GlmS glucosamine-6-phosphate activated ribozyme aptamer from Exiguobacterium chiriqhucha RW-2, 152 nucleotides, folded computationally. The RNAcentral record of the sequence draws on Rfam. Model confidence (mean pLDDT): 80 of 100.

RNA sequence: AGUACGAAACAAGCGCCAGAACUCUACGGAGUUGACGAGGUUGGAGGUUAUCGAGUUUUCGGCGGAUGCCUCCUAGUCGCCUGUCACGACUACAAGCAAACCCUCAAAACGCCCGGGCGACCGGACGGCCAAAGGGGAGCGCGUUGACAGCU
Repeated sequence: AGUACGAAACAAGCGCCAGAACUCUACGGAGUUGACGAGGUUGGAGGUUAUCGAGUUUUCGGCGGAUGCCUCCUAGUCGCCUGUCACGACUACAAGCAAACCCUCAAAACGCCCGGGCGACCGGACGGCCAAAGGGGAGCGCGUUGACAGCU
C1' cells in the first nucleotide's frame, strides 16, 4: 500500500511482496518467481528468532500469522489404606522417568509427456528413489519422600 459498509468461503513450509532476480515492452509500465514433504492444537495469563529432515542459484530477503517452547497460575494424576499440608516427577481427559528393539505409505528434486502463456513461468498425468524428528508399542535400568490425624 485510497476510504467506508455488508456477506460468503478459505490456512498453517501457511498467506502476502515497496528488496532482489527474471520476462515482455509502445520504455509509460505490466507481469513471473519468492518452502519439498513428515510432524504438531486450545484450562488461563505472560514471554519468545516456533519442531524435523529432503533439496540446493532466491527454500535469499522482508511483513503478518501459526498447532512449538519457557515461566507462572488453576485443577488434577502418581509417589503401594484414607484425608490435609509440603516436596518430587507428571497431566489438561490424561497423568513417575526410561535403553535396546518394533511400527508409523515422505514429497519435491529428477525422467517423460499433456494443457495454458509472446515470454519469464504456471497447472496436471505417468514413472521414480532416498530421510530425520515426533508419536505409538515395549520396559534394560531408575525413582517410589516427609509431617500430622484417622482406619486396619